[in-house]
RNA sequence: GCCGGUGUAGCUUAGCUGGCCUAUAGCGGUCGGUUCAUACCCGACAGAUCAUUGGUUCGAAUCCAAUCACCGGUA
Numbered sequence: 001g002c003c004g005g006u007g008u009a010g011c012u013u014a015g016c017u018g019g020c021c022u023a024u025a026g027c028g029g030u031c032g033g034u035u036c037a038u039a040c041c042c043g044a045c046a047g048a049u050c051a052u053u054g055g056u057u058c059g060a061a062u063c064c065a066a067u068c069a070c071c072g073g074u075a
Stems, first nucleotide, its partner, number of pairs: 001074007010027003019058001029045005051067005
C1' cells in the first nucleotide's frame, strides 16, 4: 500500500433482514430500606445525542460513502 473486521453509559455488552414506547442488561456510581454497625440482600435514581461527518428514506444504532482509532491478514 491492498483486503477484512470492530467502534453503543466509567467497564463488559444486547439490539444489526430500518418503524414495537422514551436504545438493553450486568458490574460500578448516588440515594433510600434492612442492621447496633459494616457487608450481603431489596428498592429507586442518574448516566449514551449508538466513533465523526455527510447521504438515502416519511423514518437510520441498523443501509451507503468518506474520515478517525484499534485489531487481523497479505506482497

The RNA shown here (transfer RNA) has 75 nucleotides and comes from an uncultured Clostridia bacterium.
It matches the Rfam family "tRNA". The family's RNA type in Rfam is transfer RNA. Its family is annotated with triplet codon-amino acid adaptor activity in the Gene Ontology.
Its mean pLDDT, the model's own confidence on a scale to 100, is 81.